[in-house]
Description:
A computed fold for an 81-nucleotide RNA from a Nitrospirota bacterium, annotated as c-di-GMP-I riboswitch aptamer. It was read from a public genome assembly, where an Rfam model found it. The prediction has a mean pLDDT of 82.
Order: sequence, then structure tokens, then C1' cells
RNA sequence: AUUGCAAAAAGGUAAAGUACAGGAAACUGUACGGCACAAAACCACCUUUCCAAUUUGAAUCUGGAACGAGGGGUUGCUGAG
Repeated sequence: AUUGCAAAAAGGUAAAGUACAGGAAACUGUACGGCACAAAACCACCUUUCCAAUUUGAAUCUGGAACGAGGGGUUGCUGAG
């Protein structure tokens, strides 16, 4: 230094819910909140799940959403055993 692992220390993120706002919706942002997380940091490439305005219709194709659903890619703090 790297890989596995996860005691301690320093920190970090922020579930449900509530308020306001945006959106057709899924859902997202901000504030409070504190379920949990060693990548719960970032990415929509694959899978999965969710939404369906428009519209004759459909959710196969199409468009959108979720990375705290999984895989994958990139990056990162600490160092007892």
C1' cells in the first nucleotide's frame, strides 16, 4: 500500500411521521424528527418494484420515479484484533 474484517475514536448520513412547496402520479426538495446504516457517498448500465398525464387504446413498446430493493461501476474516514 492492497484485500478481508469491524473493536475503539473522530465524525457522517437520516427511516417513519409532521409542516410548507413542486408534480398528472409515482415521487422529490426544505425544516423539524431520530428508524437504522461501514459506503445508507455518487451513477439509472442490468434486474426489480412503483406511476400513467397525453391518449382510441395499452403498460409489450414509450415516458417518468426509486441507489435506505439487489447486482454492477467510481470514490472515501479510522486501524485494535
NCBI's taxonomy places the organism under Bacteria, Pseudomonadati, Nitrospirota. The model forms 95% of the base pairs in the Rfam consensus.